Notes:
Model confidence (mean pLDDT): 75 of 100. This is a predicted structure of a 270-nucleotide RNA (Bacterial large signal recognition particle RNA) from a Solirubrobacteraceae bacterium. The gene name in the source record is ffs.

[in-house]
RNA sequence: CCGUGCUAGGCGGGGAGGUAGCGGUGCCCUGUCGCUCGCAAUCCGCUCUAGCGAGGCCGAAUCCCCUCUCGAGGGGCGCGGCCUGUGGUGCCGGCGCCACCCAGCGCGGUGUCGAUGGCCCGGGUCCCGCACGACGUCGGUCCGUGAACCAGGUCAGGUCCGGAAGGAAGCAGCCUUAAGCGGUGCCCGGCGGGCGUGACGGGAGCUCCCGAGCCGGAGCCGCUCAGGACGGCGCCGCCCGCGGGGCGCGCUUCGAUUGAGGGUGCACGG
Numbered sequence: 001c002c003g004u005g006c007u008a009g010g011c012g013g014g015g016a017g018g019u020a021g022c023g024g025u026g027c028c029c030u031g032u033c034g035c036u037c038g039c040a041a042u043c044c045g046c047u048c049u050a051g052c053g054a055g056g057c058c059g060a061a062u063c064c065c066c067u068c069u070c071g072a073g074g075g076g077c078g079c080g081g082c083c084u085g086u087g088g089u090g091c092c093g094g095c096g097c098c099a100c101c102c103a104g105c106g107c108g109g110u111g112u113c114g115a116u117g118g119c120c121c122g123g124g125u126c127c128c129g130c131a132c133g134a135c136g137u138c139g140g141u142c143c144g145u146g147a148a149c150c151a152g153g154u155c156a157g158g159u160c161c162g163g164a165a166g167g168a169a170g171c172a173g174c175c176u177u178a179a180g181c182g183g184u185g186c187c188c189g190g191c192g193g194g195c196g197u198g199a200c201g202g203g204a205g206c207u208c209c210c211g212a213g214c215c216g217g218a219g220c221c222g223c224u225c226a227g228g229a230c231g232g233c234g235c236c237g238c239c240c241g242c243g244g245g246g247c248g249c250g251c252u253u254c255g256a257u258u259g260a261g262g263g264u265g266c267a268c269g270g
Base pairs, nucleotide, nucleotide: 001270002269003268004267005266006265009058010057011056012030013029014028015027020047021046022045023044024043035055036054037053038052039051064263065262066261067260068259073254074253075252076251077250078249079248081247082246083245084244085242086241087240088239090238092237093236094235095234096233097232098231100228101227106223107222108221109220110219117215118214119213121211122210123209124208125204126203127202128201129200130198131197132196133195135192136191137190138189139188140187142183143182144181145180151176152175153174154173159168160167161166
């Protein structure tokens, strides 16, 4: 060095979680896909050589072991980085809207047929009284009705007095009427009130509006622009407080994978 048969070892790895700890099942990542069956989450199997049991394959190197490297991906911490939720309120800023003021060269109206202003009077306003009206109510008036007898008139029949003539009382009927009852358009009178009107009286008031008169002699009013000023509301930003999530950056930790280097047998035969 070659061949044969074996053995150690291998037949995926990693992250988070879980656990006293390790490994697995389950979740996630990776990818040269790399055995089979059984077990297993308030779980399964173990104890630092840390899955166990049964079977199968490779097997001393491209394949096993170690070191360094690359770095998918995961974990932790931080950020006065970004996005997002919620509460506050400072008024700090911006925008919009609403009210406020104001022509100073705008527009319109009005004014020498006399503006603003001043004086004075009256009215609009309020109170009291009065008058009138309407309404309501009561009474009168008027109409109707209204008395077995105890209202009136006339009183048939009948009754009574009388010799008679005649007379008397008087029921029913008819007429009328009292009280009462009902109505009452117009008319008359009384009363009432959160009624109305008054070219009635008195008083108050006169901020404002209207009208008349006088003084005086040129402005006055409205809208809007520009602007001003403070206030209100809404939204956004800034600020303060609270909270979760996503993205990004930095540090750290583990790290699949890639690449490089090194290491590891036994027996027999040639």
Rfam family: Bacterial large signal recognition particle RNA. The family's RNA type in Rfam is non-coding RNA gene. About the family: The signal recognition particle (SRP) is a universally conserved ribonucleoprotein involved in the co-translational targeting of proteins to membranes.